[in-house]
RNA sequence: GACGAACGCUGGCGACGUGCUUAACACAUGCAAGUCACGGGGGCCCGCAAGGGCAACCGGCGAACGGGUGCGUAACACGUGAGCAACCUACCGUCUUCUGGGGGAUAGCCGGCCCAACGGCCGGGUAAUACCGCAUACGAUUCUCGAGGGGAGUCUCUUGGGAAGGAAACCUCCGGGGGAAGACGAGGGGCUCGCGGCCUAUCAGCUUGUUGGCGAGGUAACGGCUCACCAAGGCGACGACGGGUAGCUGGUCUGAGAGGAUGGCCAGCCACAUUGGGACUGAGAGACGGCCCAGACUCCUACGGGAGGCAGCAGUGGGGAAUCUUGCGCAAUGGUCGAAAGACUGACGCAGCGACGCCGCGUGUGGAAUGACGCCUUUCGGGGUGUAAACCACUGUUGCCCGGGACGAACAGCUUCUUUCGAGAAGCCUGACGGUACCGGGUGAGGAAGCACCGGCUAACUACGUGCCAGCAGCCGCGGUAAGACGUAGGGCGCAAGCGUUGUCCGGAUUUAUUGGGCGUAAAGAGCUCGUAGGCGGCUUGUCGCGUCGUCCGUGAAAGUCUGCAGCUUAACUGUGGGUUUGCGGUUGAUACGGGCAGGCUGGAGUUCGGUAGGGGAGACUGGAAUUCCUGGUGUAGCGGUGAAAUGCGUAGAUAUUGGGAGGAACACCAGUGGCGAAGGCGGCCACCUGGACCGGUUCUGACGCUGAGGCGCGAAAGCGUGGGGAGCAAACAGGAUUAGAUACCCUGGUAGUCCACGCCCUAAACGAUGGGUACUCGGUGCUGGGGGUAUCGACCCCUCCGGUGCCUUAGCUAACGCGUUAAGUACCCCGCCUGGGGAGUACGGUCGCAAGGCUGAAACUCAAAGGAAUUGACGGGGGCCCGCACAAGCGGUGGAGCAUGUGGUUUAAUUCGAUGCAACGCGCAGAACCUUACCUGGGCUCGAACGGUGGUGGACAGCCGUAGAAAUACGGUCUCUCCUUCGGGAGUCGCCAUCGAGGUGCUGCAUGGCUGUCGUCAGCUCGUGUCGUGAGAUGUUGGGUUAAGUCCCGCAACGAGCGCAACCCCUAUUCUUAGUUGCUAACAGGUGAAGCUGAGCACUCUAAGGAGACUGCCCCGGAAAUCGGGGAGGAAGGCGGGGAUGACGUCAAGUCCUCAUGGCCUUUAUGUCCAGGGCUACACACGUGCUACAAUGGGCGGCACAAAGGGCUGCAAAGCCGCGAGGCAGAGCUAAUCCCAAAAAACCGUCCCCAGUACGGAUUGCAGUCUGCAACUCGACUGUAUGAAGCUGGAAUCGCUAGUAAUCCCGGAUCAGAACGCCGGGGUGAAUACGUUCCCGGGCCUUGUACACACCGCCCGUCACAUCACGAAAGCCGGUUGUACCGGAAGUCGCCGUGCCAACCGCAAGGAGGCAGGUGCCCAUGGUAUGGUCGGUGAUUGGGGUGAAGUCGUAACAAGGUAAC
Repeated sequence: GACGAACGCUGGCGACGUGCUUAACACAUGCAAGUCACGGGGGCCCGCAAGGGCAACCGGCGAACGGGUGCGUAACACGUGAGCAACCUACCGUCUUCUGGGGGAUAGCCGGCCCAACGGCCGGGUAAUACCGCAUACGAUUCUCGAGGGGAGUCUCUUGGGAAGGAAACCUCCGGGGGAAGACGAGGGGCUCGCGGCCUAUCAGCUUGUUGGCGAGGUAACGGCUCACCAAGGCGACGACGGGUAGCUGGUCUGAGAGGAUGGCCAGCCACAUUGGGACUGAGAGACGGCCCAGACUCCUACGGGAGGCAGCAGUGGGGAAUCUUGCGCAAUGGUCGAAAGACUGACGCAGCGACGCCGCGUGUGGAAUGACGCCUUUCGGGGUGUAAACCACUGUUGCCCGGGACGAACAGCUUCUUUCGAGAAGCCUGACGGUACCGGGUGAGGAAGCACCGGCUAACUACGUGCCAGCAGCCGCGGUAAGACGUAGGGCGCAAGCGUUGUCCGGAUUUAUUGGGCGUAAAGAGCUCGUAGGCGGCUUGUCGCGUCGUCCGUGAAAGUCUGCAGCUUAACUGUGGGUUUGCGGUUGAUACGGGCAGGCUGGAGUUCGGUAGGGGAGACUGGAAUUCCUGGUGUAGCGGUGAAAUGCGUAGAUAUUGGGAGGAACACCAGUGGCGAAGGCGGCCACCUGGACCGGUUCUGACGCUGAGGCGCGAAAGCGUGGGGAGCAAACAGGAUUAGAUACCCUGGUAGUCCACGCCCUAAACGAUGGGUACUCGGUGCUGGGGGUAUCGACCCCUCCGGUGCCUUAGCUAACGCGUUAAGUACCCCGCCUGGGGAGUACGGUCGCAAGGCUGAAACUCAAAGGAAUUGACGGGGGCCCGCACAAGCGGUGGAGCAUGUGGUUUAAUUCGAUGCAACGCGCAGAACCUUACCUGGGCUCGAACGGUGGUGGACAGCCGUAGAAAUACGGUCUCUCCUUCGGGAGUCGCCAUCGAGGUGCUGCAUGGCUGUCGUCAGCUCGUGUCGUGAGAUGUUGGGUUAAGUCCCGCAACGAGCGCAACCCCUAUUCUUAGUUGCUAACAGGUGAAGCUGAGCACUCUAAGGAGACUGCCCCGGAAAUCGGGGAGGAAGGCGGGGAUGACGUCAAGUCCUCAUGGCCUUUAUGUCCAGGGCUACACACGUGCUACAAUGGGCGGCACAAAGGGCUGCAAAGCCGCGAGGCAGAGCUAAUCCCAAAAAACCGUCCCCAGUACGGAUUGCAGUCUGCAACUCGACUGUAUGAAGCUGGAAUCGCUAGUAAUCCCGGAUCAGAACGCCGGGGUGAAUACGUUCCCGGGCCUUGUACACACCGCCCGUCACAUCACGAAAGCCGGUUGUACCGGAAGUCGCCGUGCCAACCGCAAGGAGGCAGGUGCCCAUGGUAUGGUCGGUGAUUGGGGUGAAGUCGUAACAAGGUAAC
């Protein structure tokens, strides 16, 4: 796009079409073929008659047309084109001739009889255009004898003679109509042939009337059509035979076309008429509405017997997703009959039903708002529906009402007129549709819009509901709480009386490729050769004219398609003309090319001579090394084997070594992208036999060539059969190991086999994954065989020709990879093969094989992919390079103890919540007794604990006192406004009431912002332009060096740039300048018990602002150079000086809705809020992080030094006094370089302790206290005293640290009323070690493999178990179809018999001719028996296969996949 459609929703009108695709299933009822009275006689009726009517019967014509259906049919059935010298033809037309004379019957009718019905029997009599002789008969037919002409085999035409035999029908209204014979025509039919159009080879052989001949029969006619005889043929890979399916065509649909699909309506042909068979009649039938028989079915019956055939039109049942009225009319067109009038006509013309299709029309038109209501949405401003509506002004299609009202009609017939008698003209008469179309008037926007879609493809978007549910879906795919994809709504897009869905066909699909595809790796080259048929084929001459090309002729039905014009208001539809019909046949030309025939040629191919290389093949002989075994010697305890072992061998003497012997197999070095062969394949040496190739020269043949469906042969390994052989190796098997297991990998053994002969098998990653042949198309460089040239004494070198074999590359090709004169380039020829993955190279069938199995080779079902090449990543028990306290080297810890703290778990009314590998766990928490607090229990409140707006109301609120209470709170009392003012009031504030907002540490961190962690302070991540690539993408960013660094240098199709690195910033190390108080004190002066204490000074230290300084700048060496590295000088500092801040693109849906912010959801007398108490502090246990220890490098006591950085006014607090102490009293000073906290501690000096659970260690507990605080019971810190637990250096394992670091020692701060062993800072003392990068972990770059891409925590295989689906096998069972043999044989034709019967003719008669009944034979339908083929259904059981969110067992494959895979 289309449809004979169906289904869902919806539905105003008309025109034209169209309507059982299924059950060729069964059918009630009515109708669908009759007509003629001018063929005949009779009957009945009307009529006085004339005459007329009715219809049965005889007779004529028709009923073989028209109408239906598509069962069968793969066929001369159909289409197309020819042929019949092998034929028929009623009615019609033209022409010729004829129509004479007789005869015998029979229906109807009458009488009688049988019968349920259908119907029938007997007797009598009758007519014809019914029937039968006779006469005549030019023709026709048959036979025969001649003459002439023609042709295409058997022939045909013209003409003459003879013989045989054969016709008729009459009626009449007097106009006419009919009959017979013959010839021709027209139309119709029969037969034959060429060509054309389905699937299947898992159908390969078929055939006995078969193929042909002679003869006969039969037919309208040819013919094995039939029969007898003879011969043995005929068909077939160009697909016979068989099976399946199917009416064929014009056309129809689609397509650019070529094609593909289809054959409904209309038209042509065929076939069929309940199933099968048969003939009769006839011009014509093997007859839809005829006959006979058989079968099935239905109906009637008096049970004896009968009737029937809608695939005609309507209609019914049934089947089905599905297909109409038991209508009107013969008015038209057509048909049959008739002289005609006319009759009949379910053909046909019309109407009805169905949106089934195509076409046309309408459901209004114009105006009307910054734009109503409603609805939807919203960022709450608005936006959309939307000029849409209302409203105003119009129009009048259609519907409805009224009126008018057709065309289709002209014939025929009758009447009149004219007439050349052929005919012509006028009038009258005839309409089913239909009072329809159409026209006019009226009415009145009045009665007339839906359907699908809106994620992409594909035009059209929002909201709500739902929450992997319900559902959608053509493909991809949507739905798991913000769904443009589900459902609904609003809106939109599309089409419109329809719109969607389903089904089918073509297209897109160059996705079966003729036009117009492919086969190295995606599916696809047969394992290889030879060769049959076939296909294709060199140069040249002639000829033919088959192919090929042209002219003309015939045909190619109509309709349809295209087109001009025309008719219905238009269109659809229809009419008319044109064009087309690509085809077939004929005719006449052309002869280049292809082909046939005849001839020539040598270039293809072959032959011949000489030479060359070679693991080419076959059989035979022979050699040495090695393994093993046997035997002798020497010799002693092991050998062997592995990752390590063990099994095994060995004191009965192994292994080792040596002499001798046996036997089998294979041939080291040479040996090579070297050679040979068609492939498989071929390797010691020698000889024999034998195939092919190459080079060089000459001759001959003369296209002898190429390919090759089938076919023959060869064909690794394994395997099979028979017989040998058997050293080594080695499936199976045994043992030992390994392992969770180990029916494996490893080890020790070991049998088939491997070897030989003969015979099978016939496969392979039989690979170059590349069929063979020929020709053409740039180069370079090896190897190999042969020849030539130059040169040489010669061999080389060099140049060149031919053959083979490799590598690199141009053009070109290719999806890319790659191929590239050895093509995967450019062409031609031939063969084989492919057409999504799985199922499956399986099943069934066939065939081969001894078997194993091979060859051929499906389907159901299932998936939306499977696959190739390349790209970027990621990954690897791949490789290379390189980093990091990563390992190693060291130091100190953790893991053991006690305690602290966090977590898990458990418990609980609650133990609030979050954080969970690294990257949660002294984390959020820089500090839970109340508060905090989010949790629990209980008591309260509801505009609310806090806040804003508006309105109303009151004058206060607060405070104080009292009562109740655990408090919140409630009640009572007391106290009680401010400012302005025009004196009306207004403003502010507070309380109360109402209302709009509240509130929520409720949920979702997987809706989010922000912030943060982590990889990682790792060196990376990108862009623009250019270039390369079809593209993804690459290049740059890779490479050579170097660096801490993508840091820098060099090179380079890249050149630049950005975010990162580095630097810029801060602290610190040196120094300078400036500035000196609260800091400092060298000099001067004063002064103290002492002291920068004072004057003074700003030198120094220091403070805090600004500078300088370091850059590989200099030297040497390394290095091609340059970056750079090593060393050195100078310098406070040297190669980034040390430390901090600083965290690229991104990853982890990482963390946080309980900091904050925020969408959505939930809650609203509660999940909000107030209060009291409790809990977060529990405790069998487990883990993380710490503290203190276990002691002598120590502990106790005493003495005595040296910091830095901080903090301090609800604060830090000195001196002094009290207390053993925590602390108390007290309060100087200090808003701080001034005063205070403040004692630094380790260290150092002295002394005690003497290795012990201690003078170590301090848990736990008793008592007594201090401080903070409303309050230390649950549940604070500290002090004194008493008590004195575990613990004696810590298993497996594990952490930190590379220098002012680790370790160790104190100090301060934040939070904070109080409450650090935590956290954040500060300084003091102050080490050891690093060979090095093999290994562990993490990371960077390059490269490689990949079946991974959620990216190895990946992917993925097979068994088993369960569910389900389709298929195969199967003892059988059932059915369809078909073959063969036999039985049986209805009706019927034909043949024979015909003794029975008979009117026509002959005969006087008897009788004859002829006919009939009957009988019988051949053939033969349904049927029966037996046995096969084939197809299908079903079948206990059985086999594998497919599929199925979370089953079991293992780990086979993808990385070297952990034993390379196949």

Small-subunit ribosomal RNA from an uncultured bacterium, 1462 nucleotides, folded computationally. Its mean pLDDT, the model's own confidence on a scale to 100, is 85. Its Rfam family is "Bacterial small subunit ribosomal RNA".